[in-house]
Bacterial RNase P class A from a Planctomycetota bacterium, 385 nucleotides, folded computationally.

RNA sequence: AGAGUGGGUCGGGCGGUCGCCGGUUCGUCUUAGGCGGGCCGGAGGAAAGUCCGAGCAGGACAGGGCACGGUGAUGGUCAAUGGCCACCGGGGGCGACCCCAGGGAAAGUGCCACAGAAACUACACAGCCGAUGGCCCCGGCUUGCCGGGGCACAGGCAACGGUGAAAUGGUGCGGCAAGAGCGCACCGCGGCGCCGGUGACGGCGCCGGCAGGGCAAACCCCACCGCCUGCAAGACCAAAAAGCUGGUACUCGGCCCGGGUAUUAACAGCAGGUAGGUCGCUUGUCGAAAGACAGAGCCGACUGGCAACAGUCGGUCAAGAUAAAUGGCCGCCGCCUGCCUCAAAAGGCAGGAUACAGAACUCGGCUUACAGACCCACUCUUUUU
Numbered sequence: 001a002g003a004g005u006g007g008g009u010c011g012g013g014c015g016g017u018c019g020c021c022g023g024u025u026c027g028u029c030u031u032a033g034g035c036g037g038g039c040c041g042g043a044g045g046a047a048a049g050u051c052c053g054a055g056c057a058g059g060a061c062a063g064g065g066c067a068c069g070g071u072g073a074u075g076g077u078c079a080a081u082g083g084c085c086a087c088c089g090g091g092g093g094c095g096a097c098c099c100c101a102g103g104g105a106a107a108g109u110g111c112c113a114c115a116g117a118a119a120c121u122a123c124a125c126a127g128c129c130g131a132u133g134g135c136c137c138c139g140g141c142u143u144g145c146c147g148g149g150g151c152a153c154a155g156g157c158a159a160c161g162g163u164g165a166a167a168u169g170g171u172g173c174g175g176c177a178a179g180a181g182c183g184c185a186c187c188g189c190g191g192c193g194c195c196g197g198u199g200a201c202g203g204c205g206c207c208g209g210c211a212g213g214g215c216a217a218a219c220c221c222c223a224c225c226g227c228c229u230g231c232a233a234g235a236c237c238a239a240a241a242a243g244c245u246g247g248u249a250c251u252c253g254g255c256c257c258g259g260g261u262a263u264u265a266a267c268a269g270c271a272g273g274u275a276g277g278u279c280g281c282u283u284g285u286c287g288a289a290a291g292a293c294a295g296a297g298c299c300g301a302c303u304g305g306c307a308a309c310a311g312u313c314g315g316u317c318a319a320g321a322u323a324a325a326u327g328g329c330c331g332c333c334g335c336c337u338g339c340c341u342c343a344a345a346a347g348g349c350a351g352g353a354u355a356c357a358g359a360a361c362u363c364g365g366c367u368u369a370c371a372g373a374c375c376c377a378c379u380c381u382u383u384u385u
Base pairs, nucleotide, nucleotide: 001381002380003379004378005377006376007375008374009373010372012333013332014331015330016329017328018327020042021041022040023039024038025037026036027035028034029033044356048367049366051365052364053363054362055361056230057229058228059227063257064256065255066254068226069225070224071223072222074086075085076084077083088102089100090099091098092097103221104220108219109218110215111214112213125161127157128156129155132154133153134151135150136149137148138147139146140145141144169187170186171185172184173183174182188210189208190207191206192205193204194203195202196201234279235278236277237276243270244269245268246267249261250260251259252258283294284293285292286291295317297316298315299314300313301312302311303310304309335352336351337350338349339348340347
């Protein structure tokens, strides 16, 4: 200097003016409140997706079982999780690092298309050998033997070639007629022992030639977890009116047990009225206030831990709309684009607001989107000193 890997931050700022929402305070009035003034505060890292987990509310005062669904190496963390951290095994990468739906195939059932000889015990496509037995030819001679050559019949083979995702462990040496764990060495597989580790697992040693595999993101088996509905949950007030019929049950995700409500109820149908408001709603409780206590709240420091995270101390309390507020304009700075000048920088002029995108009960995650800019650590390559 270039190329990468992992993590983090920002993504306009300041001032003025007018306007909107909430809180607080003062004044005033026709006082659940209205009006005016001052002060304080007012969208995100993802607010998105609705994929997980929980808080909270109701069924309900709950529960057990079956079915169904989810997760799946080990340990830790968390309120919990399918999250996060570390680490093991497997795979990818030169590497920093990244990925894995990672328990069980000896409980059972099922599948492995096409190609290929063959995909559950292997009847061998192309082939190799043919020692031994058989057939043919030649030579010798002791007429029955010996030697040589050929055939590929009987027989032997699964090593080499081909097909395929996968072909009955792999590589090498020996052996054999040619071959084959047939024998040996190493690797692999299985068993046993020792050592290390919390553990998954790893290392070392010994024994065994060990023999068909793969798929469970196939059904299934095993272990653990799981009630449902959801802020449009739910609670209260006001107003209005008009009840009638059915039926004995209705309701708690499906089923069983069990539970709850109840005859003026709940449930179903018809008909009528109302369509408003408050709470939930934004940290909570107590208190007139100051303040005190609490919190899976936020920020910082220290301690422990490889880390995720935990503990202690200190500080702090951050939008709450309801057809949906947080905005418009101006100026300056910063940023971006173009032009002029210029070797370049600086300077001048003109224009732009350009990333993804906006709370709606809250929180912890995951996933997806993101113009541009910056920071930290690490890896590889090249050059110089």
Rfam family: Bacterial RNase P class A. The family's RNA type in Rfam is ribozyme. Its mean pLDDT, the model's own confidence on a scale to 100, is 77.